RNA sequence: GGGGAUGUAGUUUAGCCGGUAAAAUGUUUGACUUGCACUCAGAAGAAACGAGUUCAAUUCUCGUCGUCUCCA
Numbered sequence: 001g002g003g004g005a006u007g008u009a010g011u012u013u014a015g016c017c018g019g020u021a022a023a024a025u026g027u028u029u030g031a032c033u034u035g036c037a038c039u040c041a042g043a044a045g046a047a048a049c050g051a052g053u054u055c056a057a058u059u060c061u062c063g064u065c066g067u068c069u070c071c072a
Stems, first nucleotide, its partner, number of pairs: 001071007010025004019055001027043005048064005
C1' cells in the first nucleotide's frame, strides 16, 4: 500500500435478510444475617461517528475512525 472481517450496557455475548434492544456478570437499593457471604425482590446502565434510502434504520448503502486478520 491492497483485500477481508468486525464495532450493541463497566465486561462477555445474543438478537435483528427493517417494526422500536435481551441475557449473564458487574454496580446499586431493599429484605434475609449479630456481621459478611450466599439467596430473594427491585433500580440504573448500551447500537463507534457522519450522511443517504425508508412511514420507520442496531439491521440496508456510502464515507471516516478504531480493532483483528491475510497478501505484498
This is a predicted structure of a 72-nucleotide RNA (transfer RNA) from a bacterium. Its Rfam family is "tRNA".